[in-house]
Context: one part of a larger RNA
């Protein structure tokens, strides 16, 4: 390279956009570049193959053949890709009407609870564990009422339910806004798919500047456990958790399963929204799109198991894998303040 693979054995990029590229729908014309046929010039010679001869045979020679699968140039064909024109509606994408939802951002706004302060009531103990202790407490704790102040988080509804590309998102109302669905068949008329780089987004903790800090709580200090206990419990407790601007760019970022079309028997449960016959309305049945699950046919798989939401049967197009360890190390590039990230080896070794 061929060839085999990527749910759990190595391997799907964390997730979009999107350049370049690869692929691309139905008809028609025309073109002849790919393609396919004929002729032609060339493709040295020796080697290879093949008939034949020559040394007594062989090896070796030699003579004719054939091959030499490529490139030229020419005539020819027009199915198929390509290219130039024409035309279409199933692809896509626009409009109208509807429609459901924690979809994002920003502002205001509640009630619960906690903790703090103040007052009243009270008068000794609270707390807290396997038991205890450290910690709080007569300058009146803990309890329980009233008052205020804060600063996080939203019980119930709450679902195996919803929305987002994904990370995620959830008291309430407004304001602005991204996307889905369905119905009509209006309207552009292949405008499409995927995507090397590239750009943007990206839990949590971590970083830098400036707020904020009710509870919680890495570090730490202390009580206990213990042979020790740098733990596990139990008192406190700083960073951070919070906002507000900016970095970092990484997770068991998981369905451990890349995106996009198209086909493939069937039950059943939910969410959206449409259509339909009873004489009228609704339901509820039936029946179509779209969406989340859950059984199981076929197939598929090494088996668990998947199974129209494929890990079936097929295209197109990117990422990746190639024995364990040494190692995601080293190095040297590249971004970062920094911590570190990307990229990414070899000796050795079994």
């Nucleotide at each position: 390279c061929u060839g085999g693979g990527c749910u759990u054995a190595a391997a799907g990029g964390g997730u979009g956009c999107g350049u370049a590229g690869g692929c691309g729908g139905u008809u028609u014309g025309a073109u002849a570049a790919g393609c396919a046929g004929g002729g032609u010039g060339u493709g040295a010679a020796a080697u290879c193959c093949c008939a034949u001869a020559g040394c007594u045979c062989a090896a070796c020679u030699a003579u004719g053949g054939a091959a030499u699968u490529g490139c030229g140039c020419u005539c020819u064909g027009a199915a198929c890709u390509g290219u130039c024109g024409g035309a279409c509606u199933a692809g896509a994408g626009g409009a109208a009407u509807g429609u459901a939802g924690g979809g994002g951002u920003a502002a205001c706004c509640g009630g619960a609870a906690c903790u703090u302060g103040c007052g009243g009531u009270g008068g000794a103990g609270c707390g807290g564990u396997g038991a205890a202790a450290u910690g709080c407490u007569u300058u009146g704790a803990u309890a329980u009422c009233g008052c205020a102040a804060g600063g996080a988080a939203c019980a119930c509804c709450a679902a195996u339910g919803g929305c987002g590309u994904a990370g995620g998102c959830a008291g309430g109302u407004u304001a602005c806004u991204g996307g889905g669905c369905a119905u009509u068949u209006u309207c552009u008329g292949a405008c499409g798919c995927u995507g090397a780089g590239g750009c943007a987004c990206g839990a949590a903790a971590g970083u830098c500047a400036g707020g904020g800090u009710a509870g919680c709580g890495a570090a730490c200090g202390g009580a206990a456990u213990u042979a020790g206990a740098u733990a596990c419990u139990c008192c406190g407790g700083u960073a951070g958790u919070c906002c507000u601007g900016a970095c970092u760019g990484u997770a068991a970022a998981c369905g451990c399963u890349g995106a996009g079309c198209a086909c493939u028997u069937g039950g059943u449960c939910g969410a959206g929204g449409g259509g339909u016959a009873c004489u009228c309305c609704a339901u509820a049945g039936c029946c179509c799109c779209u969406u989340g699950g859950u059984c199981g046919u076929a197939g598929a798989g090494a088996a668990a198991u998947u199974g129209g939401u494929a890990a079936g049967u097929g295209c197109u197009c990117c990422g990746c894998c190639u024995g364990g360890g040494g190692a995601g190390u080293a190095u040297g590039g590249u971004c970062g303040c920094a911590a570190g990230g990307c990229u990414g080896a070899a000796a050795c070794u079994c």
Molecule: small-subunit ribosomal RNA, central domain
Organism: uncultured bacterium